[in-house]
Context: one part of a larger RNA
RNA sequence: CGGUGUUGAAGGAACUAGGCAAUUUACCCCCGUAACUUCGGGAUAAGGGGGCCUCCAUCGGUCUCGAUGGAGGGGCACAGACCAGGGGGUGGCGACUGUUUAACAAAAACACAGGGCUCUGCUAAGCCGCGAGGCGAAGUAUAGGGUCUGACGCCUGCCCGGUGCCGGAAGGUUAAGAGGAGAGGUUCACGCCUUGAAUCGAAGCCCCGGUAAACGGCGGCCGUAACUAUAACGGUCCUAAGGUAGCGAAAUUCCUUGUCGGGUAAGUUCCGACCUGCACGAAUGGCGUAACGACUUCCCCGCUGUCUCCAACACCGGCUCG
Numbered sequence: 001c002g003g004u005g006u007u008g009a010a011g012g013a014a015c016u017a018g019g020c021a022a023u024u025u026a027c028c029c030c031c032g033u034a035a036c037u038u039c040g041g042g043a044u045a046a047g048g049g050g051g052c053c054u055c056c057a058u059c060g061g062u063c064u065c066g067a068u069g070g071a072g073g074g075g076c077a078c079a080g081a082c083c084a085g086g087g088g089g090u091g092g093c094g095a096c097u098g099u100u101u102a103a104c105a106a107a108a109a110c111a112c113a114g115g116g117c118u119c120u121g122c123u124a125a126g127c128c129g130c131g132a133g134g135c136g137a138a139g140u141a142u143a144g145g146g147u148c149u150g151a152c153g154c155c156u157g158c159c160c161g162g163u164g165c166c167g168g169a170a171g172g173u174u175a176a177g178a179g180g181a182g183a184g185g186u187u188c189a190c191g192c193c194u195u196g197a198a199u200c201g202a203a204g205c206c207c208c209g210g211u212a213a214a215c216g217g218c219g220g221c222c223g224u225a226a227c228u229a230u231a232a233c234g235g236u237c238c239u240a241a242g243g244u245a246g247c248g249a250a251a252u253u254c255c256u257u258g259u260c261g262g263g264u265a266a267g268u269u270c271c272g273a274c275c276u277g278c279a280c281g282a283a284u285g286g287c288g289u290a291a292c293g294a295c296u297u298c299c300c301c302g303c304u305g306u307c308u309c310c311a312a313c314a315c316c317g318g319c320u321c322g
Stems, first nucleotide, its partner, number of pairs: 001317008010308002014306001019303001027051005036041001038151001052073009074078001086301004091296002093293002098110002114149007126135003152288004157218003162215002164211005171206003177200002182195005219237005246280001247277001258274005
């Protein structure tokens, strides 16, 4: 000097990105427990009191025990060691229990019950295999596959122009093939060979419709009210249609530490509002939500060597000397 422990005056998070770490708390009995809630929960909520030994009385069908009441006793310490929740409030995200990057990530990621769309009528669709064959399934649409969403509650608006998918006995285009008008070569000729217009020819594409819990998309400018400001209102251009409900400086807000309010003596964070949404928005789901979380933000109580500010001790190592 370092490591692992133990203890600490006064203060008590002033430490720090952050209470990281280490304290505190911890068991049993009794009392007592809020908001909220899906009425199950929240809850060991929170917060209090008691707990050792001896004797006496009463009660207990259990009698070396337990309960109640009383009297007394000892120790530094009575849940005497070990073991053994700190608590509360508020947001975000994800409903939940689960799953995951074996060896830097455990999460808000994955999964999940539940919801939707779509394919599949059975030799099913789909998948593996060159194939035979197999899985699906010794199942049969209350089944199986694909895909999106993700408990529950309230909901899920407008656009089919593009792309995709589905439907469409017409029409256009269109391959091989069919067809052979003709043309050419050769031959005395019969023939043989080459070439070849019209016409008939599928799917596909064009075309006509449908479809968004399919891929996706969801405007601009100008003016207007008897203070000002603002614009319910009007005009105009463009579009397939111009973002509805709800939410909103948000895990999304650039300007931005927006503005106002709250909390602090002081708050780029936090909570509540506002709406000017650079660039939220409805199953790439929207907004809520009790319970849950080794998730994440902020605040408070308790507690502490995290700190003010370090000190001592124990053990282990380093180092120096011998």
The prediction has a mean pLDDT of 89.
Large-subunit ribosomal RNA, domain IV from an Alphaproteobacteria bacterium, 322 nucleotides, folded computationally.
The organism belongs to Alphaproteobacteria, within Bacteria.
Rfam family: Bacterial large subunit ribosomal RNA. Rfam links the family to the GO terms ribosome and structural constituent of ribosome.